[in-house]
Molecule: transfer RNA
Organism: Candidatus Omnitrophota bacterium
RNA sequence: GGGCAUUUAGCUCAGUUGGUUAGAGCGCUACACUCACAUUGUAGAGGCCAGAGGUUCAAGUCCUCUAAUGCCCA
Repeated sequence: GGGCAUUUAGCUCAGUUGGUUAGAGCGCUACACUCACAUUGUAGAGGCCAGAGGUUCAAGUCCUCUAAUGCCCA
């Protein structure tokens, strides 16, 4: 230098050929339970989907550019 893949909650990941409010597990907070801790149960907080632009009535999803990470080729 060229090619491919990935980027969604603190972490690990779903998200169906674009469609009504973006989800799960772990973790965190509160409450119940306990002398206390753990376990368990209930409830809750936490996201503008890596950044910018475009297409569309409508974008996490499609297109372009940029960035980061990983792999391959030279």